[in-house]
Context: one part of a larger RNA
RNA sequence: UGGCGGGGGUCCGCACAAGCGGUGGAGUAUGUGGUUUAAUUCGAUGAUACGCGAGGAACCUUACCUGGGCUAGAAUGCGAAUGACCGUUCCUGAAAGGGAAUUUUCUAGCAAUAGACAUGAAGCAAGGUGCUGCAUGGCUGUCGUCAGCUCGUGCCGUGAGGUGUUGGGUUAAGUCCCGCAACGAGCGCAACCCCUAUCAUUAGUUGCCAUCAGGUUAAGCUGGGAACUCUAAUGAGACUGCCGUCGUAAGACGCGAGGAAGGAGGGGAUGAUGUCAAGUCAUCAUGGCCUUUAUGCCCAGGGCUACACACGUACUACAAUGGGAGGGACAAAGAGCAGCCACUUGGCGACAAGGCGCGAAUCUCAAAAACCCUUUCUCAGUUCGGAUCGCAGUCUGCAACUCGACUGCGUGAAGCUGGAAUCGCUAGUAAUCGUAUAUCAGCAAUGAUACGGUGAAUACGUUCCCGGACCUUGCACA
Repeated sequence: UGGCGGGGGUCCGCACAAGCGGUGGAGUAUGUGGUUUAAUUCGAUGAUACGCGAGGAACCUUACCUGGGCUAGAAUGCGAAUGACCGUUCCUGAAAGGGAAUUUUCUAGCAAUAGACAUGAAGCAAGGUGCUGCAUGGCUGUCGUCAGCUCGUGCCGUGAGGUGUUGGGUUAAGUCCCGCAACGAGCGCAACCCCUAUCAUUAGUUGCCAUCAGGUUAAGCUGGGAACUCUAAUGAGACUGCCGUCGUAAGACGCGAGGAAGGAGGGGAUGAUGUCAAGUCAUCAUGGCCUUUAUGCCCAGGGCUACACACGUACUACAAUGGGAGGGACAAAGAGCAGCCACUUGGCGACAAGGCGCGAAUCUCAAAAACCCUUUCUCAGUUCGGAUCGCAGUCUGCAACUCGACUGCGUGAAGCUGGAAUCGCUAGUAAUCGUAUAUCAGCAAUGAUACGGUGAAUACGUUCCCGGACCUUGCACA
C1' cells in the first nucleotide's frame, strides 16, 4: 500500500421486511448430466453453464459413425499439350464415380501464326470444425450503470509511498457547497442522441370527415373540405424558474401556485481503471505443433431425436373468479411477389379448385383474445383435465420408416394446489389476455424478440440474511 475479520461507524440495492404471483408434487416440451451406442459430433459447468452457441438436425445443414470412392485434390492462378466444351444416348453403380457412342469451335490474317473459349499431364502455390483460449487479436460475460480510477506540478517522507481523492454538509452520483499544502487536469457521473407524455407551425395522400350537397340495404362511397384524428418534419415546453419554511452555501421540505408534465417526468442506447490465466483457435483472424493415398475431399445410409434414472428452464392443468354453446365490442406493432391471398365453389375440417387486388398509410395476412349479454353444467376425477394409443385423412418436400406439422372420429392416463427448500416483481410494474416477426420448403415454437388489451397489493422500517461503496481499527496474510 492492499486484502481479510463471526471489529467499529456512515450509506445504498426487490438485500431483508410488507405484499402479489410462482418453482419444488402431476403430464408434456426443451436443455444438461449419466448410461447406452458403430456414432449418439463439438463447445458452455457456482453466482457469470443447463429453451446456452442453435434466430429453427427428415436429405442438406453435419463437424460424428458404417460402407463405397479420389489423391495437386472441392475452389482460384500460372501451365506443356489437345480442339473442342456444352448437349443427346447407352452400360455399370445405392450414389459419388467409372466406361462407351454421337455431335461439334469462334475472331484477325493469303498463310505461318496470334488471340478467345474449353479440357488439361508434370510442377509451383492446397486443405484440416485437428491440438493449444495457459502463446494471441477481435468479440463477449461478470463485479456494475457500482462511483469510482488516475495524472502534471508543488509539498511531506531515507524509502515503499502519502497529500490532492481525507474532514463538515449534500446528492442517484468523486453531484455540488464549505474548509484544508495543495493548485489544476484526464477517464468515468451528468448533459449532448433516440422513443414516449402536451401544444404550436408547415404539409394534406394512400390517411381524416366537423360544416354543405349528392347517394346507399350499408359504407368517406362521391363532389368537396383542411377543422379534428393521424402521419412526419420543425419549434416551444421543466430550469427548484416562482412562493413559503429551514440552511452560511450546496440543497432539503410543502394534498404551495401555475402547468399536459415537477424536482433525473417515464423508457432506451451509452458500461471508467481493472478483476475472474472467466468464455470463445467451431464466426473470423492468427503464432507454434500435428496431419498430407489422410486428421483432407466426394457420396449413400445411419446418428446428433437412444432411455433404468437425476437436475435446470418452460407450457398445460388440477376447475364454478370455471368448462361448453349462441350473439356483440374495442388494439398496437409487424410482414408480403418463387409472396400475402380478398371473394366464390367443394369438404365436418386440415385443405383443395377457380380467381380479384396489392412491391402496399391504398390490397392482403386479420379472427384480436381476455371482456360484455343470453343459456347450460352443480362439485363429481366430472360437460374438469388433456397425456397416451387406434383408425381415416391434409399439406410441404426427390423423400415424412428411423424422425415433420396439422385435421376428423374414437380412446380418456396422471393430476383435487404440491415436503425441505427456493425464484421474480415497487406501477401502467406484477399478474393475466391475445397479436406479430426473425430463422424458415415444411416444422417438432410451449422457445426468442417485439407489440398492444385488462390491470392490482404492499413498503412500518434497516435489527437480521446477501451483495456493494466510503472512513477507521486489528492482523500469525501478500
Predicted 3D model of a 478-nucleotide part of an RNA (small-subunit ribosomal RNA, 3' major domain) from Arachidicoccus rhizosphaerae. The coordinates come from a structure-prediction model, not an experiment, and the mean pLDDT is 83. Rfam family: Bacterial small subunit ribosomal RNA. Gene Ontology terms of the family: structural constituent of ribosome and ribosome.